[in-house]
């Protein structure tokens, strides 16, 4: 100096409950709140899979299910 592991810090994200709005439902979005995240970024007819009903000929959702794809700050 490089490349792995692996530790502490800074900074990021936000389940659940519970309020307000939107929807038929699942569910979205603001709010308050942190259960957990190193991808909890981002991609939803054109991988899988799950979830709703008013079941279509492109019907609504789910990226905090797996997958894909992009990246990650100091210091020891």
């Nucleotide at each position: 100096g490089a490349a792995u592991a692996u530790g502490u810090u800074u900074g990021g994200c936000a389940a659940a409950a519970c309020c307000g709005u939107c929807g038929a439902a699942a569910g979205a979005c603001g709010g308050c709140g942190a259960c957990g995240c190193a991808a909890a970024g981002c991609u939803a007819u054109a991988g899988g899979g799950c979830c709703c009903c008013a079941a279509g000929u492109u019907g609504g959702g789910c990226a905090g299910c797996c997958a894909g794809u992009u990246g990650c700050a100091a210091c020891g």
A computed fold for a 76-nucleotide RNA, annotated as c-di-GMP-I riboswitch aptamer. The coordinates come from a structure-prediction model, not an experiment, and the mean pLDDT is 79. Of the family's consensus pairs, 94% are formed in the model. The sequence was found by an Rfam model in a public genome assembly.